A computed fold for a 74-nucleotide RNA from a Planctomycetota bacterium, annotated as transfer RNA. Its mean pLDDT, the model's own confidence on a scale to 100, is 81. It matches the Rfam family "tRNA". Rfam links the family to the GO term triplet codon-amino acid adaptor activity. It is annotated as a transfer RNA.
RNA sequence: GGCCCGGUAGCUCAACAGGUAGAGCGGCCGUUUGAAAGGCGGCGCGUCGUGGGUUCGAGCCCCACCCAGGGCCA
Numbered sequence: 001g002g003c004c005c006g007g008u009a010g011c012u013c014a015a016c017a018g019g020u021a022g023a024g025c026g027g028c029c030g031u032u033u034g035a036a037a038g039g040c041g042g043c044g045c046g047u048c049g050u051g052g053g054u055u056c057g058a059g060c061c062c063c064a065c066c067c068a069g070g071g072c073c074a
């Protein structure tokens, strides 16, 4: 330098026919306790990497770009 894959919650990852985003862990609030841990109840806590485009509608399709992410080739 070229090619492929990946980028979604604080972290690890789902979402597959384009119909408006979810799980586990973590976190926060409440409750229980003398206090804590644990238990129980409640709360997604999100510009879906960035900017455009297509569409009634985009995490998902198209284009360009970014990445002290991974892999292959040279």
Base pairs, nucleotide, nucleotide: 001073002072003071004070005069006067007066010025011024012023013022019056026045027043028042029041030040031039032038049065050064051063052062053061